[in-house]
The prediction has a mean pLDDT of 76. This is a predicted structure of an 82-nucleotide RNA (c-di-GMP-I riboswitch aptamer) from Hydrogenovibrio sp. 3SP14C1. The sequence was found by an Rfam model in a public genome assembly. It matches the Rfam family "c-di-GMP-I riboswitch aptamer". Rfam's curators write: GEMM was predicted in a large-scale screen for bacterial structured RNA regulatory elements. The organism belongs to Hydrogenovibrio, within Bacteria.
């Protein structure tokens, strides 16, 4: 110092739920709360899901968006018994 492999939580983030606000709306943000998380930290590039308009041969498709705690990718990083 590198691989692989991973226990344990000092910290660390915070799902459902309330409550305020922003949006047509999926959602978001701030308190509060704690199912979870070793990338639940960045980044819509690839699928998926979800709003909205609009078309429509009622199978669908098209534009704008949302979701990084749906999967995949890329970038970037904490501890660590072996």
């Nucleotide at each position: 110092a590198a691989a692989c492999a991973u226990a344990u939580u000092u910290g660390c983030c915070a799902a459902a739920c309330u409550u305020a606000c922003u949006g047509u709306g999926a959602a978001g943000u701030a308190a509060g709360g704690a199912c979870g998380g070793a990338a639940a930290g960045c980044c819509a590039c690839g699928g998926g899901u979800c709003u909205u308009u609009u078309u429509u041969u009622u199978g669908a498709a098209a534009a704008a968006g949302a979701u990084a705690g749906c999967c995949g990718g890329g970038u970037u990083g904490c501890g660590u018994a072996g």